[in-house]
Context: one part of a larger RNA
RNA sequence: CGAUGCUGAAGGAACUAGGCAAAUUGCUCGCGUAACUUCGGGAUAAGCGAGACCUGUCGCUGGGCAACCAGUGGUGGGUGGCACAGAGCAGGGGGUGGCGACUGUUUAGUAAAAACACAGGGCUCUGCGAAGUCGAGAGACGACGUAUAGGGUCUGACGCCUGCCCGGUGCCGGAAGGUUAAGGGGAGAGGUGCAAGCUUCGAACCGAAGCCCCGGUAAACGGCGGCCGUAACUAUAACGGUCCUAAGGUAGCGAAAUUCCUUGUCGGGUAAGUUCCGACCUGCACGAAUGGCGUAACGACUUCCCCACUGUCUCCAGCAUCGGCUCA
Numbered sequence: 001c002g003a004u005g006c007u008g009a010a011g012g013a014a015c016u017a018g019g020c021a022a023a024u025u026g027c028u029c030g031c032g033u034a035a036c037u038u039c040g041g042g043a044u045a046a047g048c049g050a051g052a053c054c055u056g057u058c059g060c061u062g063g064g065c066a067a068c069c070a071g072u073g074g075u076g077g078g079u080g081g082c083a084c085a086g087a088g089c090a091g092g093g094g095g096u097g098g099c100g101a102c103u104g105u106u107u108a109g110u111a112a113a114a115a116c117a118c119a120g121g122g123c124u125c126u127g128c129g130a131a132g133u134c135g136a137g138a139g140a141c142g143a144c145g146u147a148u149a150g151g152g153u154c155u156g157a158c159g160c161c162u163g164c165c166c167g168g169u170g171c172c173g174g175a176a177g178g179u180u181a182a183g184g185g186g187a188g189a190g191g192u193g194c195a196a197g198c199u200u201c202g203a204a205c206c207g208a209a210g211c212c213c214c215g216g217u218a219a220a221c222g223g224c225g226g227c228c229g230u231a232a233c234u235a236u237a238a239c240g241g242u243c244c245u246a247a248g249g250u251a252g253c254g255a256a257a258u259u260c261c262u263u264g265u266c267g268g269g270u271a272a273g274u275u276c277c278g279a280c281c282u283g284c285a286c287g288a289a290u291g292g293c294g295u296a297a298c299g300a301c302u303u304c305c306c307c308a309c310u311g312u313c314u315c316c317a318g319c320a321u322c323g324g325c326u327c328a
Stems, first nucleotide, its partner, number of pairs: 001323008010314002014312001019309001027051005036041001038157001052079012080084001092307004097302002099299002104116002120155007132141003158294004163224003168221002170217005177212003183206002188201005225243005252286001253283001264280005
């Protein structure tokens, strides 16, 4: 000097990206326990008290015929210690947001999460030799199942909801029409031959799916405007005009895990707050199953605050063990 433990005056998070680490708490019994809530919870909430030993007395349980033995409880009195759940084992707590409902799952060896899954919801395909998948095939799975079933895909408990657009792309439907291949068809034309013939080209016309076309469909892929003016202070614009669009963003939420300008502005908390909480709305660039907004419970998730506690710190010191180093 390092590692691992132990202790520490006064202060007590001033440390730090962050209370990281450490400390606190810890058991049983009695009392007591808030908001909120899906009435189950929250809850060991929080918070307070008691606990050893000796002894009087009153019970109870088991065994025994009984004497008595073993155990357990109520109540009263006393004793000792700094300390009585005396060591060890053994929750720190509370408040407020975000995200995800939850228990689960995951990057074997840098990520455990807000990611995945999930019950629940929707769309869609599939009538059974099912759809779908594997295989060249036979065949197999699906399934010894049968639409309350099976496959695909999206969303993700629950509550309240899920607006407008079908122009583009996709999908579905459409006995017409246009276009369209092989094929059919052969008007007609060429080569050759004396000819019969052989052979080549070939116009109409008839020819599917597809595409065009006509519809439907957004919990399909996706999309959801601009400019100008206007109210008897000012400001603002319920209102009007105009251009464009398939339609111009509804409810709810909003400086947000989304806000560039931005440390926006106001309020709260602090002596002091780029974070945090509550508002406002000027949403650079929220928004409704690529779900929107809430939500009790839950979380080795994450933000901020408070109490307790502490060597994290002010500011370091000592001790123990092991290692290093120096000397022998």
A computed fold for a 328-nucleotide part of an RNA from a soil metagenome, annotated as large-subunit ribosomal RNA, domain IV. Rfam family: Bacterial large subunit ribosomal RNA. Gene Ontology terms of the family: ribosome and structural constituent of ribosome. Its mean pLDDT, the model's own confidence on a scale to 100, is 90.